[in-house]
Molecule: c-di-GMP-I-GGC riboswitch aptamer
Organism: uncultured bacterium
RNA sequence: UCUGAAAAAGGCAAGGUUGCUGCAAAGCAAUUACGCAAAGCCACGGGCCUUACAAAGUAGUAUAUCAAGGCAGCCGGGUUGCCAGAA
Numbered sequence: 001u002c003u004g005a006a007a008a009a010g011g012c013a014a015g016g017u018u019g020c021u022g023c024a025a026a027g028c029a030a031u032u033a034c035g036c037a038a039a040g041c042c043a044c045g046g047g048c049c050u051u052a053c054a055a056a057g058u059a060g061u062a063u064a065u066c067a068a069g070g071c072a073g074c075c076g077g078g079u080u081g082c083c084a085g086a087a
Stems, first nucleotide, its partner, number of pairs: 001086004011036002015032007034073001040079003044076003047071005057065003
């Protein structure tokens, strides 16, 4: 550096339930595990999801566009890492 998860030591935790935060998507903690060789971390690209109340801009009279937030267990990318094997 590449490959792999057979072994060994481990790790994470879907969904459900309970509590809290949030308008919501969703997040945090506990419990239990669907699964995961990065299901560690990062919103750079694509994709998906949410947005209560009110207002403004542009095009224009049909309406469209514009903003903010979330998802890393959607994919890609960046970065760090245990074990084994190969070079």